Context: one part of a larger RNA
RNA sequence: GAGCGAACGCUGAGCGGCGUGCUUAACACAUGCAAGUCGAGCGAGAAAGUCCGCAAGGGAUGAGUACAGCGGCGAACGGGUGCGUAACACGUGGGUGAUCUAUCCGCGAGGCGGGAAUAACCCAGCGAAAGUUGGGCUAAUACCAGAUAAGACCACCGAGGGCGACCUCAGGGGUCAAAGGGCGCUUUUUGCGAAGUGCCCCUUUGCGGCCGAGCCCGCGGCCUAUCAGCUAGUUGGUAGGGUAACGGCCUACCAAGGCCAAGACGGGUAGCUGGUCUGAGAGGAUGACCAGCCACACGGGGACUGAGACACGGCCCCGACUCCUACGGGAGGCAGCAGUGGGGAAUAUUGGGCAAUGGGGGCAACCCUGACCCAGCGACGCCGCGUGGGUGAUGAAGGCCUUCGGGUCGUAAAGCCCUGUCGGGAGGGAAGAACGAGCUUGGGGUGAACAGUCCUAAGCUGUGACGGUACCUCCGAAGGAAGCACCGGCCAACUCCGUGCCAGCAGCCGCGGUAAGACGGAGGGUGCAAGCGUUGCUC
Numbered sequence: 001g002a003g004c005g006a007a008c009g010c011u012g013a014g015c016g017g018c019g020u021g022c023u024u025a026a027c028a029c030a031u032g033c034a035a036g037u038c039g040a041g042c043g044a045g046a047a048a049g050u051c052c053g054c055a056a057g058g059g060a061u062g063a064g065u066a067c068a069g070c071g072g073c074g075a076a077c078g079g080g081u082g083c084g085u086a087a088c089a090c091g092u093g094g095g096u097g098a099u100c101u102a103u104c105c106g107c108g109a110g111g112c113g114g115g116a117a118u119a120a121c122c123c124a125g126c127g128a129a130a131g132u133u134g135g136g137c138u139a140a141u142a143c144c145a146g147a148u149a150a151g152a153c154c155a156c157c158g159a160g161g162g163c164g165a166c167c168u169c170a171g172g173g174g175u176c177a178a179a180g181g182g183c184g185c186u187u188u189u190u191g192c193g194a195a196g197u198g199c200c201c202c203u204u205u206g207c208g209g210c211c212g213a214g215c216c217c218g219c220g221g222c223c224u225a226u227c228a229g230c231u232a233g234u235u236g237g238u239a240g241g242g243u244a245a246c247g248g249c250c251u252a253c254c255a256a257g258g259c260c261a262a263g264a265c266g267g268g269u270a271g272c273u274g275g276u277c278u279g280a281g282a283g284g285a286u287g288a289c290c291a292g293c294c295a296c297a298c299g300g301g302g303a304c305u306g307a308g309a310c311a312c313g314g315c316c317c318c319g320a321c322u323c324c325u326a327c328g329g330g331a332g333g334c335a336g337c338a339g340u341g342g343g344g345a346a347u348a349u350u351g352g353g354c355a356a357u358g359g360g361g362g363c364a365a366c367c368c369u370g371a372c373c374c375a376g377c378g379a380c381g382c383c384g385c386g387u388g389g390g391u392g393a394u395g396a397a398g399g400c401c402u403u404c405g406g407g408u409c410g411u412a413a414a415g416c417c418c419u420g421u422c423g424g425g426a427g428g429g430a431a432g433a434a435c436g437a438g439c440u441u442g443g444g445g446u447g448a449a450c451a452g453u454c455c456u457a458a459g460c461u462g463u464g465a466c467g468g469u470a471c472c473u474c475c476g477a478a479g480g481a482a483g484c485a486c487c488g489g490c491c492a493a494c495u496c497c498g499u500g501c502c503a504g505c506a507g508c509c510g511c512g513g514u515a516a517g518a519c520g521g522a523g524g525g526u527g528c529a530a531g532c533g534u535u536g537c538u539c
Stems, first nucleotide, its partner, number of pairs: 001539004006535005014385006020378002022343001027341003031338003036073003041070002049061004080296003090220007099213002104209008112146001114144002121136006151176004156171001158169004180201009222268003229259003234256008271293004275286004298319005321332004349375001351374003357371001358369004388418004398409004422480001424475005432466001437461010483528005488509003494523005504511002
């Protein structure tokens, strides 16, 4: 000199834009919200209110709505934190002939005929509660066997290819699927419905793709030798188990290996990276915000479900802690968003909205979304703007200095003439919105169809939290808006008074003991400026 997620002191609260805000206790948490959705998978199904009724344990509507239940998809994403980790964790480059991948896309082939249950519901019971037991009924795109099997898988045989583990092709044998829903048209029916047919959704199976992931390897990046030897599943083999998959991953047996001064083993510290800061660079330091990867979710362990987890707002066990209890037993996990206590020099609102972007579910309407978009608070940072402009000399008054002549603050003020940024008042007032959906018209696919349905183009209808915000116009009026540090040298800026090695200053050198440009005050000046200084840290 530059920089900072800063803090502290003084200044006060002039404004705005964009960012940013627990660096400490991965300390403990009151309260609310943060993951649901689908009635176009399924069965069941209220009440209040209103109306009718003389009344009724009545009827209608509310409403096949709400609340639940079965079932599907999602909940493994998104969001947080940095504990642990010196490791194939990360970065980079490769390998996988050792692998998986729900949804989605492309291509192919299917969805036949049956069965047995179980929630909800009803009945009975236990419990203070959390909850739970028994009996009875019922549905499905829930569950179970059967048929079919292109294909896949298993073992066998043959041919071809490859150094090889193996791959490709052909054959016969064995094993393995599925489910329905919606909308039209036609026929039929009193009607519900049924049959035929078409479309869409859904679903089964196979191949390929996309996306994502697992595993393996080369190389790279901390300190310590006042850590020198380390190792028994240890190193390798055989066989088996296990996994989507290789593997000592696991087990049995066999062998005695494996690592190390190019630093093993141990100890300390630490998430890694893109980047960031500094520097001419080389390098040094760092890893907040944003982005990628990893790890974790009260501490420790474990599996279940699932395409995917060993699962932050799932389950089980142990432990600590907190809470409820009828003492028998139960409930909980903010390192999600706010918020509280505590710790600390120190870090924000228990806000608005799904309008946009994105995500989950749904055919859709739509619902959910503390992701996100906004607003609030903090000069925490960066940037922009303002606090006025012109004129004005008897150079006023006043302050300070003075050699007493004067000098200086100083065109500074006043006065006069203007302007109108910001703040204030009034009026107007956005962009961010295009989708989606419905209707009309046109084109195309399917179809017997001028039903229906799907794709597509144009037109019309509709949606804004921010926000009556930005912005524009008008009104008004110089009115409301300047401080902080420094002035001995380094280093830009000097005099007077006070003090008298005192009181004090100080980054270094050093000032102060009676004229102190270095202490304190004043006048003046210098430098920055809504900031200025100090401290801490990095280069």